[in-house]
Molecule: Lysine riboswitch aptamer
Organism: bovine gut metagenome
């Protein structure tokens, strides 16, 4: 440069279904005043809006979600940065969500307990731990180290 291995390997995309949620909404009934009071719209300040009994119908967006397809094996994931717009409105803070590739970390899935994110008991991120694994290096062996900037072939 090229060609390739790892294996519950990664990523995408569609799925039927749960979960969102008996919430939003809509409808009827009752009560109706006004103020003050709660409460909610991510946290604070502040303005706004809403809503405050009761019976009855009841999404969906997002977030999930393969044993099926497609593209692959730095596959890809994290953090850190910059950028959009969103999350009622300003200000400050924080969130997830999408773009970008400048920096860094992570060999690899699984189970553990532990942060995080999530409306979640879903689902996901993360370092950690003990095994297990593929791979190279020491080693007579048991065992022991290294990281994908690796390894094997041409």
């Nucleotide at each position: 440069a090229u060609a390739g291995a790892g294996g519950c390997g990664c990523g995408g995309c569609u799925g039927a279904c749960a979960u969102g949620a008996g919430c939003a909404g809509c409808u009827c009934c009752a009560c109706a005043g006004a103020c003050a009071g709660g409460c909610g719209a991510g946290g604070g300040g502040a303005a706004u809006c809403g809503c405050c009994g009761g019976a009855g119908c009841g999404a969906a967006g997002g977030g999930g979600g393969a044993c099926g397809c497609c593209g692959c094996c730095g596959a890809a994931g994290g953090g850190c940065g910059c950028c959009g717009g969103c999350c009622u409105u300003c200000c400050c803070c924080g969130g997830a969500c999408g773009g970008c590739g400048g920096c860094u970390c992570u060999g690899g899935g699984a189970c553990g307990a532990c942060g995080g994110a999530g409306a979640a008991c879903a689902u996901c991120c993360g370092g950690c731990g003990g095994a297990c694994u593929g791979u190279c290096g020491c080693g007579a062996a048991a065992g022991c180290g290294g990281a994908g900037c690796g390894c094997u072939g041409u």